[in-house]
RNA sequence: UACUGUCCACUGGGGUGCUUUAAUAGCUGAGAAAUACCCAUUGAACCUGAUCUAGUUAAUACUAGCGAAGGAAGCCUGGCACUUAUCAAUCA
Repeated sequence: UACUGUCCACUGGGGUGCUUUAAUAGCUGAGAAAUACCCAUUGAACCUGAUCUAGUUAAUACUAGCGAAGGAAGCCUGGCACUUAUCAAUCA
C1' cells in the first nucleotide's frame, strides 16, 4: 500500500417446529421470540416444488433425492484489530 481469510460496526434478509390434558415440561438443532442465532450474490440462510419420494424417529427433526430446478438480502457497505500479499528501507 492492497484487502485473501478471520473479526468488528452499520444496513438488510430469514426461520421459529414436534410431543404432552395444558404448561414455566420433554426432543432435535446454530437458532423453535431469542439482550439471540444464521445468512447477504463465491448467495442450500431461507422460500416454492411439498400434505413430495426413500430411510429413520414416540413425533418432529435428521440423512439422501428433488437440486447444474425457480426465487432470495451490501450491484466493490465500511473498518484495519489479527492474518495474508506486494513494494521500499534497515539489519544479518
This is a predicted structure of a 92-nucleotide RNA (TPP riboswitch aptamer (THI element)) from Philodulcilactobacillus myokoensis.
The model forms 100% of the base pairs in the Rfam consensus.
Its Rfam family is "TPP riboswitch aptamer (THI element)". About the family: Vitamin B(1) in its active form thiamin pyrophosphate (TPP) is an essential coenzyme that is synthesised by coupling of pyrimidine and thiazole moieties in bacteria. The previously detected thiamin-regulatory element, thi box was extended, resulting in a new, highly conserved RNA secondary structure, the THI element, which is widely distributed in eubacteria and also occurs in some archaea. Analysis of operon structures identified a large number of new candidate thiamin-regulated genes, mostly transporters, in various prokaryotic organisms.
The sequence was found by an Rfam model in a public genome assembly.
The coordinates come from a structure-prediction model, not an experiment, and the mean pLDDT is 77.